[in-house]
RNA sequence: GGAGUAAGUCAGAUGAUCGCCGGAUCAGUUACUGAUCGGGAGGAAAGUCCGAACACCACAGAGCGGGGUGCUCCUUAACGGGGAGUCGUGGCAACACGAAGGAAAGUGCAACAGAAAGUAUACCGCCUUUUUUUAAGGUAAGGGUGAAACGGUGCGGUAAGAGCGCACCAGUUCUUCAGGUGACUGGAGAAGCUUUGUAAACCCCACCCGGUGCAAGACCAAAUAGGGAAGUGUCUGAGGACUGCUCGUCCUAGCUUUCGGGUAGGUCGCACGAGCCAAUGUGCAAAUAUUGGCCUAGAUGAAUGAUCGUCACUUUUUUCAGGGUAACCUGAUUGAAGAACAAAAUUCGGCUUAUGAUUUGCUCCGACC
RNA sequence: GGGCGUAUAACUCAGUGAUUAGAGUGGGGGUCUCUAAAACCUCAAGUCAGGGGUUCAAUUCCCCUUGCGCCCA
Numbered sequence: 001g002g003a004g005u006a007a008g009u010c011a012g013a014u015g016a017u018c019g020c021c022g023g024a025u026c027a028g029u030u031a032c033u034g035a036u037c038g039g040g041a042g043g044a045a046a047g048u049c050c051g052a053a054c055a056c057c058a059c060a061g062a063g064c065g066g067g068g069u070g071c072u073c074c075u076u077a078a079c080g081g082g083g084a085g086u087c088g089u090g091g092c093a094a095c096a097c098g099a100a101g102g103a104a105a106g107u108g109c110a111a112c113a114g115a116a117a118g119u120a121u122a123c124c125g126c127c128u129u130u131u132u133u134u135a136a137g138g139u140a141a142g143g144g145u146g147a148a149a150c151g152g153u154g155c156g157g158u159a160a161g162a163g164c165g166c167a168c169c170a171g172u173u174c175u176u177c178a179g180g181u182g183a184c185u186g187g188a189g190a191a192g193c194u195u196u197g198u199a200a201a202c203c204c205c206a207c208c209c210g211g212u213g214c215a216a217g218a219c220c221a222a223a224u225a226g227g228g229a230a231g232u233g234u235c236u237g238a239g240g241a242c243u244g245c246u247c248g249u250c251c252u253a254g255c256u257u258u259c260g261g262g263u264a265g266g267u268c269g270c271a272c273g274a275g276c277c278a279a280u281g282u283g284c285a286a287a288u289a290u291u292g293g294c295c296u297a298g299a300u301g302a303a304u305g306a307u308c309g310u311c312a313c314u315u316u317u318u319u320c321a322g323g324g325u326a327a328c329c330u331g332a333u334u335g336a337a338g339a340a341c342a343a344a345a346u347u348c349g350g351c352u353u354a355u356g357a358u359u360u361g362c363u364c365c366g367a368c369c
Numbered sequence: 370g371g372g373c374g375u376a377u378a379a380c381u382c383a384g385u386g387a388u389u390a391g392a393g394u395g396g397g398g399g400u401c402u403c404u405a406a407a408a409c410c411u412c413a414a415g416u417c418a419g420g421g422g423u424u425c426a427a428u429u430c431c432c433c434u435u436g437c438g439c440c441c442a
Stems, first nucleotide, its partner, number of pairs: 001365010012311007020040002023037006042341001046352002049350005054213004061247004066209005071085005086100001087098004101204002106202002108198003123143002125139005151169006170194001172191008217268004227259006239251004275294008313338004319332005370441007379394004396412005418434005
């Protein structure tokens, strides 16, 4: 100097003039008006992918179905989140990603090619018999096909071969020692010699899950014609509630179809919160405890804006000074341009996506002294 | 603000983990006809919205992004 990787910070500041929304206090005051003092959109407010708080479903269920998660430990109100690890994959590395239980419970799939895709089998080949041929028997070591073909290398053995036997290696099952909370890691030994792959295929196993959503819901006011017709039902119960189905429990005299008419307004919910900031302690960390401090939008056709000036930031340019072998760096000065992604609408914890500037740590490569 | 669907040939739509990814309309050509229509035959026409992942193999299965459409008071 270049390339990469991980973690963080900011998202301009300030003054003046005019305009808007909400709060507190005071005064005048029916409504309303005036004055003063504070406050007024993000790190993602976005996507609506997850989890909850809260509200309602009168109360309380059971089973089936359905859905979610899936290595270990810790954390959180909870999560499919976060932290730390183990194993695996990728990368020279720093690091990144993982949907990471089970194929010997069962079912399914593996096209094409190939002899054959699972208690499979012999296309070429090798060996034996036979008169070359033909036919019969043996074989799966070599070759070929394919993503994958019933462990690999070597030696012996055999008619030719084969874990048929042996040595070493890998894998599986079992026993045992050491480390670790654990997933697991390292070591020693024995045995049958060896069981295709696929579960983001159906499935099995373990754990968890009621539904709908602030346009939820509560209250007030107003208006009309609390209207007309048909069917069904009022003991047994039609209809309805509890996500879908069944059972069960309960509410109830209405319900369904159709014709015609009126209204669609206001208040609350609405911001004091699993809240924010700082210090100290525990902890590798995530996080958590204690103490102290702070109150920071609440609109409803939708407020938070416009103009001017100065400073700051980034890029570039003129001139000068210092450092340096050089590339270049620092400071001052003159002028110009730029300033990303983008708007709260119940709230909060996450995930994902879009994007400007900047700081620090680490890895690799190259050059010079 | 919230809740649901959808994207395949020029157009309208089917479709499935594996053979050339299909049908109709439209377009080109042919047969028939005096000429046409209709009918029949035939041909061409495709990054299966984009990206990543699982798998030997993805239009299909999973995740994310982008467009389009519907519902709520």